[in-house]
RNA sequence: GGCCCAUUAGUCUAAUGGCAGAACGGCUCGUUUACGCCGAGCAGGCGGAGGUUCGAUUCCUCCAUGGGCCA
Repeated sequence: GGCCCAUUAGUCUAAUGGCAGAACGGCUCGUUUACGCCGAGCAGGCGGAGGUUCGAUUCCUCCAUGGGCCA
């Protein structure tokens, strides 16, 4: 330098262009003398910028970061 893959919550991970889900973790309440366990609930996310579309996490382009292959 060229090509390919990945990027979603604090962590890990789903989602075939139509309301972004789960698990762990966090917080609140219940329970307990108390903690833990358990039960109920809540908050928290689509890497950035453009484009296509009625509508984009999803399709296209560029950028950033990480990984792989070739030279």
Molecule: transfer RNA
Organism: Candidatus Pacearchaeota archaeon